[in-house]
Molecule: SAM riboswitch aptamer (S box leader)
Organism: soil metagenome
RNA sequence: CUCAUCGAGACCGGCUGAGGGAAGGGCCCGAAGAAGCCGGGGCAACCUUCAGGCCUAACCAGCCUGAAAAGGUGCCAACUCCUGCGGCAGCACGAAAACGGUGCUGAGCGAAAGAUGAG
Numbered sequence: 001c002u003c004a005u006c007g008a009g010a011c012c013g014g015c016u017g018a019g020g021g022a023a024g025g026g027c028c029c030g031a032a033g034a035a036g037c038c039g040g041g042g043c044a045a046c047c048u049u050c051a052g053g054c055c056u057a058a059c060c061a062g063c064c065u066g067a068a069a070a071g072g073u074g075c076c077a078a079c080u081c082c083u084g085c086g087g088c089a090g091c092a093c094g095a096a097a098a099c100g101g102u103g104c105u106g107a108g109c110g111a112a113a114g115a116u117g118a119g
Base pairs, nucleotide, nucleotide: 001119002118003117004116005115006114011040012039013038014037015036019029020028021027024083025082026081041076042075043074046072047071048068049067050066051065052064053063054062080113085110086109088106089105090104091103092102093101
C1' cells in the first nucleotide's frame, strides 16, 4: 500500500503498585488492585484442513454454506465504550418570504481514523 472483518464470544493465579479505556470532548474502569511482566486457562476461526453447493464439457481457480482445531497470529469490561466529518428524519429558533442557516434529538446510514488478519 491492497483486500477482508469489526453490535457475537472468552479470566484465573503470581510479581508489582497507579494508572487505564489510541488523541480531543464525554462517559466509564481502577487500592475489593490500573498498566506492565510471568504462568496457566479460555474464546474465535483470519491463515489451515475436510464436506456439500454454484460455476465449468470436465477439472483447476473463484464464490457461497457447513464442520474441525494440531500449528501461526489475534483476542478475553462496556458496539472499535460513545462521539467528532457528511448525509437522512423529527423538533425548535431565527428570517418579510423562498432557498438556505443554527441548535437539539434519533437510527444496525456512509466516510474518516483505528484495530486484527492475509498478501